[in-house]
Molecule: c-di-GMP-I riboswitch aptamer
Organism: soil metagenome
RNA sequence: GAUAAUGGCAAACCGGUCGUAAGGCCGCGACGCAAAGCUAUGGGUCCUGAACGUAUCAGGAUCGCCAGGCUGCCGAA
Numbered sequence: 001g002a003u004a005a006u007g008g009c010a011a012a013c014c015g016g017u018c019g020u021a022a023g024g025c026c027g028c029g030a031c032g033c034a035a036a037g038c039u040a041u042g043g044g045u046c047c048u049g050a051a052c053g054u055a056u057c058a059g060g061a062u063c064g065c066c067a068g069g070c071u072g073c074c075g076a077a
Stems, first nucleotide, its partner, number of pairs: 001074001008033002014027005031064001037070003041067003044062007
């Protein structure tokens, strides 16, 4: 990051399954994505429990919420 090329990933819905839940995984399917590859490091948001006097504490989730770190394909301006 282009009216380029090779390709890649796969939202929601639905079905199955795990989980108290948020949500994850598999299949179908494509809303989109130049990192929509990996990573929970910071923040945000969500779930569970404690507390309920004060705003907090602990655990979990979300990378397709925003950033950070690491890595990758192509090569016009």